This is a predicted complex of two RNAs, RNase P RNA and transfer RNA, with 455 nucleotides together.
[in-house]
RNA sequence: CCAGAGGGUCGGGCGGCCGCGGCUCGCGCAAGCGGGGCGAGGAAAGUCCGGGCUCCACGGAACGACGGUGCCGGGUAACGCCCGGCGGCCCCGGACCUGAUCCGGGGUCAGGGACAGUGCAACAGAAAGAAUACCGCCGGUCUUCGGGUCGGCAAGGUCGAAAGGGUGCGGUAAGAGCGCACCGCGCCUCCGGCAACGGCAGGCGGCACGGUAAACCCCACCGGGAGCAAGACCGAAUAGGGGCGGCAUAGGGGCCACGUUCCGGCUCGUCGCCCGGGUUGGUUGCAUGAGGGGCGGAGCGAUCCGCCUCCUAGAGGAAUGGCCGCACAGGCGGGGAAACCCGCUGGACAGAACCCGGCUUACAGACCCUCUGGCAUU
RNA sequence: CGGGGAGUGGCGCAGCCUGGUAGCGCAUCUGCUUUGGGAGCAGAGGGUCGCAGGUUCGAAUCCUGUCUCCCCGACCA
Numbered sequence: 001c002c003a004g005a006g007g008g009u010c011g012g013g014c015g016g017c018c019g020c021g022g023c024u025c026g027c028g029c030a031a032g033c034g035g036g037g038c039g040a041g042g043a044a045a046g047u048c049c050g051g052g053c054u055c056c057a058c059g060g061a062a063c064g065a066c067g068g069u070g071c072c073g074g075g076u077a078a079c080g081c082c083c084g085g086c087g088g089c090c091c092c093g094g095a096c097c098u099g100a101u102c103c104g105g106g107g108u109c110a111g112g113g114a115c116a117g118u119g120c121a122a123c124a125g126a127a128a129g130a131a132u133a134c135c136g137c138c139g140g141u142c143u144u145c146g147g148g149u150c151g152g153c154a155a156g157g158u159c160g161a162a163a164g165g166g167u168g169c170g171g172u173a174a175g176a177g178c179g180c181a182c183c184g185c186g187c188c189u190c191c192g193g194c195a196a197c198g199g200c201a202g203g204c205g206g207c208a209c210g211g212u213a214a215a216c217c218c219c220a221c222c223g224g225g226a227g228c229a230a231g232a233c234c235g236a237a238u239a240g241g242g243g244c245g246g247c248a249u250a251g252g253g254g255c256c257a258c259g260u261u262c263c264g265g266c267u268c269g270u271c272g273c274c275c276g277g278g279u280u281g282g283u284u285g286c287a288u289g290a291g292g293g294g295c296g297g298a299g300c301g302a303u304c305c306g307c308c309u310c311c312u313a314g315a316g317g318a319a320u321g322g323c324c325g326c327a328c329a330g331g332c333g334g335g336g337a338a339a340c341c342c343g344c345u346g347g348a349c350a351g352a353a354c355c356c357g358g359c360u361u362a363c364a365g366a367c368c369c370u371c372u373g374g375c376a377u378u
Numbered sequence: 379c380g381g382g383g384a385g386u387g388g389c390g391c392a393g394c395c396u397g398g399u400a401g402c403g404c405a406u407c408u409g410c411u412u413u414g415g416g417a418g419c420a421g422a423g424g425g426u427c428g429c430a431g432g433u434u435c436g437a438a439u440c441c442u443g444u445c446u447c448c449c450c451g452a453c454c455a
Base pairs, nucleotide, nucleotide: 001374002373003372004371005370006369007368008367009366010365013326014325015324016323017322018321020039021038023036024035025034026033027032041349045360046359048358049357050356051355052354053227054226055225056224059263060262061261062260063259064258066223067222068221069220070219071085072084073083074082075081086111087109088108089107090106091105092104093103094102095101112218113217117216118215119212120211134157135156136153137152138151139150140149141148142147165183166182167181168180169179170178184207185205186204187203188202189201190199191198192197231284232283233282234281241275242274243273244272245271246270247269252268253267254266255265256264277454278453279452291310292309293308294307295306296305297304298303328347330345331344332343333342334341335340379451380450381449382448383447384446385445388404389403390402391401398435406422407421408420409419410418428444429443430442431441432440
């Protein structure tokens, strides 16, 4: 310098003119005019999670149903988020001649349980769940020498996504954990670690126990429902009209917000649906909040603590835009040996609607950090 | 703004829960029948299951993300 991977920050600057929406001040009877100040985002988006806030008739427990989450520890108001570890898989580099193994680095994982149970595995194949013998190998026997038949085997071939440990030696008629060594696996103990888990520690077992839970399910934990068109206040208007249905008419009924039960409470008719009537107003909720910035401290980190400082849209189907100039990246063309010069073009995704913490998705371009590889130079 | 639902041949739908061969009706095409047309009969073609990724041996179906379309929701008495 180039390429790739991961992470972070910004995402147009300055000036002028003309507009747009609130707020405020002044003038004006009013319409309006003038001045000042403020006016989108990292995602305001998808609405996928978690909360705040509000209501649901004056409520609590147990069980169940339904939904969700899922290695371990920590952070947080909380989370399915974040941080740090552990384990699996993949990639790169090094140790070595290769492989195995070890060491270092990076990426990724919806990563509880498949000896609680049930189910599924099409087609192919001999055989698909503790299954099987088509080709084959070996032995006996028969033979018309092609093979037939009886038995043994599971090493090799074949099919498949998957065929029930691997390598080597022994063994055998041929074979096979049949025996042995090493590796691997399972169980127990010990050691290290808060834990997940790890150990070239010790012992036992010849040893498969398979896959699938983003299939039912089991275990642990969490969750009441609805949403600012929630809700509160003021004002205006209308017919508190009609129909259908459920349960009842008081030691009984209905209701207490998924169901049942218990305890407790409210109420005396109540609940649900449909048709019809009126209005299309104002105020509030509504922006000082788990808030932003700086400094210091604790921590590997997420994050937390202390001090100082700042206040910055909130309006109704909804304002924040346009033009010009100057520089600045970027792209294209021309000139030039190069530095550079000239001309043209040109800056993404998108847009608050009660608020906040996350995730995900969209995004032209610029800058910074870390790692890996290549080339060149010293 | 909030809530809910659906994408499968040209059109309307099933299949999805419980994963393995995508099916039905209309339409289209060909042949038979008819003097010809319609109707009828026989047969044929046509589908990246909206898109992308994942789980799985295997996805229209299960999970996640995304795109498009549709429906509902004001207050008072």
The coordinates come from a structure-prediction model, not an experiment, and the mean pLDDT is 78. Rfam match: Bacterial RNase P class A. From the family's description: Ribonuclease P (RNase P) is a ubiquitous endoribonuclease, found in archaea, bacteria and eukarya as well as chloroplasts and mitochondria. Rfam links the family to the GO terms ribonuclease P activity, tRNA processing and dimeric ribonuclease P complex. By type it is a ribozyme.